[in-house]
RNA sequence: CGAGGUGUAGCGCAGUUUGGUAGCGCGCUUGGUUCGGGACCAAGAGGUCGUGGGUUCGAAUCCCGUCACCUCGA
Numbered sequence: 001c002g003a004g005g006u007g008u009a010g011c012g013c014a015g016u017u018u019g020g021u022a023g024c025g026c027g028c029u030u031g032g033u034u035c036g037g038g039a040c041c042a043a044g045a046g047g048u049c050g051u052g053g054g055u056u057c058g059a060a061u062c063c064c065g066u067c068a069c070c071u072c073g074a
Stems, first nucleotide, its partner, number of pairs: 001073007010026004020057001028044005050066005
């Protein structure tokens, strides 16, 4: 320098195919249970979907640029 891939909650990931309420597990908070803890049960908080634009009534999803990381090639 070129090609491909990944980026979504504190962590690990799904959702992109077919644009239409942003989800799952673990963790965290509160309550229940217990003498207390763990386990279990119930409820809840937590996201500018890496970033800047564009298209659209509407974008995590489509288009263009850009950043970080990984793989391959030179």
Transfer RNA from an uncultured Clostridia bacterium, 74 nucleotides, folded computationally. Rfam family: tRNA. By type it is a transfer RNA. It was read from a public genome assembly. Its mean pLDDT, the model's own confidence on a scale to 100, is 81.